[in-house]
Context: one part of a larger RNA
RNA sequence: UGACGGGGACCCGCACAAGCGGUGGAACAUGUGGUUUAAUUCGAUGCAACGCGAAGAACCUUACCUGGACUUGACAUAUUCAUGAAAGCUCUGUGAAAGCAGAGCCCUCUGCGAGCUUGCUCAAAGACAUGAUUACAGGUGAUGCAUGGCUGUCGUCAGCUCGUGUCGUGAGAUGUUGGGUUAAGUCCCGCAACGAGCGCAACCCCUGUUCUUAGUUGCCAGCACAUUAUGGUGGGGACUCUAAGAAGACUGCCUGGGAUAACCAGGAGGAGGGUGGGGAUGAUGUCAAGUCAGUAUGUCCCUUAUGUCCAGGGCUACACACGUGUUACAAUGGUCAGUACAAAGGGUUGCUAAGCCGCGAGGUGGAGCCAAUCCCAAAAAACUGACCCCAGUUCAGAUUGGAGUCUGCAACUCGACUCCAUGAAGGAGGAAUCGCUAGUAAUCGUGGAUCAGAACGCCACGGUGAAUACGUUCCCGGUCUUGUAAC
Numbered sequence: 001u002g003a004c005g006g007g008g009a010c011c012c013g014c015a016c017a018a019g020c021g022g023u024g025g026a027a028c029a030u031g032u033g034g035u036u037u038a039a040u041u042c043g044a045u046g047c048a049a050c051g052c053g054a055a056g057a058a059c060c061u062u063a064c065c066u067g068g069a070c071u072u073g074a075c076a077u078a079u080u081c082a083u084g085a086a087a088g089c090u091c092u093g094u095g096a097a098a099g100c101a102g103a104g105c106c107c108u109c110u111g112c113g114a115g116c117u118u119g120c121u122c123a124a125a126g127a128c129a130u131g132a133u134u135a136c137a138g139g140u141g142a143u144g145c146a147u148g149g150c151u152g153u154c155g156u157c158a159g160c161u162c163g164u165g166u167c168g169u170g171a172g173a174u175g176u177u178g179g180g181u182u183a184a185g186u187c188c189c190g191c192a193a194c195g196a197g198c199g200c201a202a203c204c205c206c207u208g209u210u211c212u213u214a215g216u217u218g219c220c221a222g223c224a225c226a227u228u229a230u231g232g233u234g235g236g237g238a239c240u241c242u243a244a245g246a247a248g249a250c251u252g253c254c255u256g257g258g259a260u261a262a263c264c265a266g267g268a269g270g271a272g273g274g275u276g277g278g279g280a281u282g283a284u285g286u287c288a289a290g291u292c293a294g295u296a297u298g299u300c301c302c303u304u305a306u307g308u309c310c311a312g313g314g315c316u317a318c319a320c321a322c323g324u325g326u327u328a329c330a331a332u333g334g335u336c337a338g339u340a341c342a343a344a345g346g347g348u349u350g351c352u353a354a355g356c357c358g359c360g361a362g363g364u365g366g367a368g369c370c371a372a373u374c375c376c377a378a379a380a381a382a383c384u385g386a387c388c389c390c391a392g393u394u395c396a397g398a399u400u401g402g403a404g405u406c407u408g409c410a411a412c413u414c415g416a417c418u419c420c421a422u423g424a425a426g427g428a429g430g431a432a433u434c435g436c437u438a439g440u441a442a443u444c445g446u447g448g449a450u451c452a453g454a455a456c457g458c459c460a461c462g463g464u465g466a467a468u469a470c471g472u473u474c475c476c477g478g479u480c481u482u483g484u485a486a487c
Base pairs, nucleotide, nucleotide: 002487004483005482007481008480009479011478012477013476015472016471019436020435021434022433023432026327027326028325029324030323031322032321033320034318035317042053043052064313065312066311067310068309069308070307073136077135078134080132081131082130083129084128088105089104090103091102092101093100094099109126110125113122114121115120116119138302139301141300142299143298147296149291150290151289152287154285159198160197161196162195163194164193165174166173167172178189179188180187204279205278206277207276209247210246211245212244213243214242215241219236220235223234224233225232250273253267254266255265256264257263329429333388334387335386336385337384338383339382345376346375347374350369351368355364356363357362395426400421401420402419403418404417405416406415442464443463444462445461446460447459448458
């Protein structure tokens, strides 16, 4: 000077408390451990690994296994030599394919020059290809404890430092401590300190109010036209909206408290009030944290193989254990019928309407749309009416049998969906444990990325919409002081 204490003081945080909903019990999905396996590729492992890398493993991916092949190689640059029909295309045999072996078609891409029968021949050189040669390629092989870069975490916590001065033999201290205050080392006051930097805050984006400008593909108040009906049409810019620019909030005003300060409490006005709400933004550092399999890269290792190509299999196994989720156990419900109201997205290798066929998945069809125009598109909870009457049920839907649809060379291992039948566990879940303070939790649907197909995951969007916070004694994690020993 740190670190530590079952020392003290202080303050904060969904840390506890007060509440609401879960997990832990069930079935399934998914990840991990373990076990198994020819292989179940590799990495991630307390918080900060475990719906993580993976925004999508049937082949491919793919790195793993088995088997079959190749050896200057699937890919790059260069050297030398040879061949040539620049290149390329088709076929045969063998084969699972890759490969190996063979046959045929196509007689010229450029042309320094030479010859002459002036449109042909020869031809240096080049481009390109094949074969050979040598340098080399290649490696998802090892080391994240050799590294760069990027990332997680403490933590969006309020801290971390420097210059000069002063003090101390020195390590260092001071400043940064103290009195108040704040979300904040935020600000005020004091002080051997005076200043400054990185952080905090602000500047950026979205959202909440108003105004101006603009008015199509959006809108329709008033005036007409047309229709069974619809902004459908003329027209209009008022409104909604769209998207650019402004205004607006600053403790600015008032009262009280306070050291007359910073600031705090209340009030007015206001769409909004004291950081309005949300996002982006992550200081010095800690964990030899994570990543050599994203890429880069030192060193080491392999070089007829640890490289490359191919077929099939595996990553999907299953006594079991754990994490994260989905669906339920029902009446605030289930089923059936009818009627409303979103936002944000995506679409030309695409989204696909109306109509017709099918119980349905879907098929057919092909209008329109490169999209404020057309399509995906039905929002669902909600509301109205009817049935069910507390049962393992008209709850729940696992599992299994059968029949199908779609994508795709191909759904056996191993896809999703539909219909008929089947109808398991499950009666609200022990110890324990998680999230959340407001348009939040809970609940209800919608879209997107990846993607041929394949979400209960992820990312986003809106609809409905709570309860509770006395308080800081205690649990967990963070500022000052004290004690210990040298850790």